[in-house]
RNA sequence: AGUCGCCAGCAGCCGAGGCUCAAUUUGCUUCCUCAAGUUGAGCGCGGGGGACCCAACUUCCUGAUGGUCACAUCAGGACGGGGCGUAGAACGGUGGGUAACCGUUGUUCAGGCCACUUCCAAGGCCCAGCCCGACAGCUAACCUCGCAGGCCCUUUGGAAGGGCGAC
Numbered sequence: 001a002g003u004c005g006c007c008a009g010c011a012g013c014c015g016a017g018g019c020u021c022a023a024u025u026u027g028c029u030u031c032c033u034c035a036a037g038u039u040g041a042g043c044g045c046g047g048g049g050g051a052c053c054c055a056a057c058u059u060c061c062u063g064a065u066g067g068u069c070a071c072a073u074c075a076g077g078a079c080g081g082g083g084c085g086u087a088g089a090a091c092g093g094u095g096g097g098u099a100a101c102c103g104u105u106g107u108u109c110a111g112g113c114c115a116c117u118u119c120c121a122a123g124g125c126c127c128a129g130c131c132c133g134a135c136a137g138c139u140a141a142c143c144u145c146g147c148a149g150g151c152c153c154u155u156u157g158g159a160a161g162g163g164c165g166a167c
Stems, first nucleotide, its partner, number of pairs: 002167006012151003018043010044147006054137001059078008080135001081132004088109009111126004116161007
């Protein structure tokens, strides 16, 4: 360089949710080793807060009064704002409400996932949940938090690249 084969095992997938060291507890009669848990530290990955500059600086409904109108004042009612995350937007149906709105549901668009990576196509699935507590835009220095949970034969084709093996 070419050709062929593989990318699937305790391994692997979604996810930031991992690795190393030390101490300690348990598994096991003792020691060592190994495994699991807890605590601490380091590295790594992920999130939040936090200047200058820049950006932004409220809305709607009902009733009364005033006004040519735009609108203004008062009273009552409704919608606060923000974070993790793909889980957001628009238009309809439907229940409550005078209304603003709240609940529920359908469709479309956007978004996420489908096993080495990227792109294209087809097909499939998801489009949640939780938290802060009246409060936080961006944000250098700085401060601070998390490292869970779930899954089990895992879609197919094309192009390019990468890795491993054989000749």
The RNA shown here (c-di-AMP riboswitch aptamer (ydaO/yuaA leader)) has 167 nucleotides and comes from a bacterium. Rfam family: c-di-AMP riboswitch aptamer (ydaO/yuaA leader). Rfam 15.1 lists 7,607 matches to the family in 2,262 species. About the family: This family represents a conserved RNA structure found upstream of the ydaO and yuaA genes in Bacillus subtilis and related genes in other bacteria. The ydaO/yuaA element is thought to act as a genetic 'off' switch for the ydaO and yuaA genes in its native state. It is believed that the element may be triggered during osmotic shock leading to activation of ydaO, a predicted amino acid transporter gene, and members of the yuaA-yubG operon which code for KtrA and KtrB K+ transporters.